Model confidence (mean pLDDT): 79 of 100. Archaeal signal recognition particle RNA from a Methanobacteriota archaeon, 311 nucleotides, folded computationally. It matches the Rfam family "Archaeal signal recognition particle RNA". Rfam links the family to the GO terms SRP-dependent cotranslational protein targeting to membrane, signal sequence recognition and signal recognition particle, plasma membrane targeting. Rfam classes the family as a non-coding RNA gene. The model forms 93% of the base pairs in the Rfam consensus.
């Protein structure tokens, strides 16, 4: 004082960024040249700048550890750093498109079964003049005859008979009027008329008043007709005048016409889009700077205790 062989202890069995936390380590995510096993851990486990992660169990065993310097994958902060990127607000047209009109090209397509023009007309108003449909509204006026009513006067034995005057009333008929037909019904009684039975009068004859019933009628109802210088209508003809962008229908002339797209030139910028300049905002995405850093590298510092053998 070196080597080997055993046996301790120190020590090691990862280490980082985020996220959580007041803070620090962990279970969570993540990024790294591998670097035990079991449990519980986010409403949390354990802890305090002396912040070793906690409970248990094992392995290796001077391997190691520590300070400084360099590099470095990674992340991790900034947006009042920077660029790209996306939002937005203004301003600009002697900036442009989209729009508009003019030419030029081009052509789907359309055309002698007629392009386009022209010309007539209708569709449209606006007046005037008809017509057809609804619907409401209306129902002349005189004359003559006969009955019949009221009154008078004469007259007969009764029932009755003659005449004149006057008339609300009822039927015929004729002219007239636009002002009628048809077909039902219809007056207890003070509307007519014709009245069976019955009743009155009567010597009879013959007469009367008059229910019932028939039958006319005023009237009612229904349907037509006709009247209406009057209504109404999603109707329809005619004329005149108007107006005419589209369309429809007729006529003439007879060969073109053209969407869309490009171009060019000029306008124009209400409005939409893009440029341009300004300013806000975002923090997706790079870069800067900061900061934190696996691992590598280099240099210092360090490299224990015992026990036996050898030399």
């Nucleotide at each position: 004082c070196g080597c080997c062989a055993g046996g301790c202890u120190g020590g090691c069995c990862g280490g980082g960024g985020g996220g959580u936390u007041a803070g620090g380590c962990g279970u969570c995510c993540c990024c790294u040249g591998u670097a035990c096993c079991c449990g519980a851990a986010a409403u949390c486990g354990c802890c305090u700048a002396u912040a070793c992660g906690c409970g248990g169990g094992g392995g290796c065993g001077a391997c190691a550890g520590c300070c400084g310097g360099a590099g470095a994958a990674g992340g991790u902060g900034u947006a009042u750093c920077c660029a790209g990127c996306c939002c937005u607000u203004g301003c600009u047209u002697u900036c442009a498109a989209g729009c508009c009109a003019u030419g030029c090209g081009u052509a789907a397509c359309c055309c002698g079964u007629g392009a386009g023009g022209c010309c007539c007309u209708g569709u449209c108003c606006u007046c005037c003049g008809g017509g057809g449909c609804c619907a409401c509204a209306g129902g002349u006026g005189c004359g003559u005859u006969c009955c019949g009513c009221g009154c008078u006067u004469c007259u007969g034995g009764a029932g009755g008979g003659a005449a004149g005057c006057g008339u609300u009333g009822g039927a015929a008929c004729g002219c007239u009027u636009u002002g009628c037909c048809a077909c039902g019904g219809a007056a207890a009684c003070c509307c007519c008329g014709c009245c069976a039975g019955g009743c009155c009068c009567g010597g009879a004859a013959g007469g009367g008043a008059g229910c019932a019933g028939c039958g006319g009628u005023a009237c009612c109802g229904u349907g037509g007709a006709c009247u209406g210088c009057g209504g109404g209508c999603g109707c329809u003809c005619g004329g005149a005048g108007g107006g005419g962008c589209g369309c429809g229908g007729g006529g003439c002339c007879g060969a073109g016409g053209a969407a869309c797209c490009g171009c060019a030139u000029g306008g124009g910028c209400c409005c939409u889009u893009g440029g341009g300049c300004a300013g806000g905002g975002g923090u997706c995405u790079g870069g800067g700077c900061a900061u934190c850093g696996a691992c590598u590298c280099c240099g210092g510092c360090g490299u224990g205790c015992c026990u036996g053998g050898c030399g």